[in-house]
RNA sequence: GGGUAUAGUUUAAUUGGUAAAAUGCAGCUCUCCAAAAGCUGAGUUGUGGGUUCAAGUCCUGCUACCC
Numbered sequence: 001g002g003g004u005a006u007a008g009u010u011u012a013a014u015u016g017g018u019a020a021a022a023u024g025c026a027g028c029u030c031u032c033c034a035a036a037a038g039c040u041g042a043g044u045u046g047u048g049g050g051u052u053c054a055a056g057u058c059c060u061g062c063u064a065c066c067c
Base pairs, nucleotide, nucleotide: 001067002066003065004064005063008023009022010021011020017053025041026040027039028038029037046062047061048060049059050058
């Protein structure tokens, strides 16, 4: 100097307009029991500012990691 940071984990999110999926976790159904399967639920934008009616998205200080 360049890049990356979103749920426990792996990743989406159209040139700024309701933050999602898979997996995991909890509960329920099913089963003699368990697994599998089905249903439901909790949980998230690294951090501090700025711009905007509105920021995961644009600008910027810092932090961590990669080159």

RNAcentral holds the sequence, with entries from MGnify. Transfer RNA from a bovine gut metagenome, 67 nucleotides, folded computationally. It matches the Rfam family "tRNA". Gene Ontology term of the family: triplet codon-amino acid adaptor activity. Rfam describes the family as follows. Transfer RNA (tRNA) molecules are approximately 80 nucleotides in length.